[in-house]
Context: one part of a larger RNA
Molecule: small-subunit ribosomal RNA, 3' minor domain
Organism: uncultured Bacilli bacterium
RNA sequence: CACCGCCCGUCAAACCAUGGGAGUCGGAAAUACCUGAAGUCGUUAUCCUAACCUGUAAAGGAGGGAGGCGCCUAAGGUAGAGCUGAUGACUGGGGUUAAGUCGUAACAAGGUAUCCCUACGGGAACGUGGGGAUGGAUCACCUCCUU
Numbered sequence: 001c002a003c004c005g006c007c008c009g010u011c012a013a014a015c016c017a018u019g020g021g022a023g024u025c026g027g028a029a030a031u032a033c034c035u036g037a038a039g040u041c042g043u044u045a046u047c048c049u050a051a052c053c054u055g056u057a058a059a060g061g062a063g064g065g066a067g068g069c070g071c072c073u074a075a076g077g078u079a080g081a082g083c084u085g086a087u088g089a090c091u092g093g094g095g096u097u098a099a100g101u102c103g104u105a106a107c108a109a110g111g112u113a114u115c116c117c118u119a120c121g122g123g124a125a126c127g128u129g130g131g132g133a134u135g136g137a138u139c140a141c142c143u144c145c146u147u
């Protein structure tokens, strides 16, 4: 670079992250139930048993061991729910990118003043209706202030 200006949205392209998504594959912890090794403890009518007790002895008792049973319990299994990670056809918008497409909404009274809320409508910026603001230009009048 100063209207041959500025600028808005759809559409098209590339890339980036992200929401939804039938699901799929994992992770950690918890809950309920089932099962339950080893071991401690408890119990025991079965079996074994040199030391202690009784007894002359046989034997009995105490204690110990084995076995049985029970409690606790590692691990495992089942169930449903929650949390969390990855992935997922498709899908939603977002961001970025000199020179793509369509229009021209805004900025001057931007050529229908603009903006806000709302309803409806529309390829898109947007349009129309209702309500509101002046952060509207212009002209005239009124009030106030300054000179």
Stems, first nucleotide, its partner, number of pairs: 003110001005107001008103002011100001013097004018092003023087005031079004039072001041070004046066004052061003113134009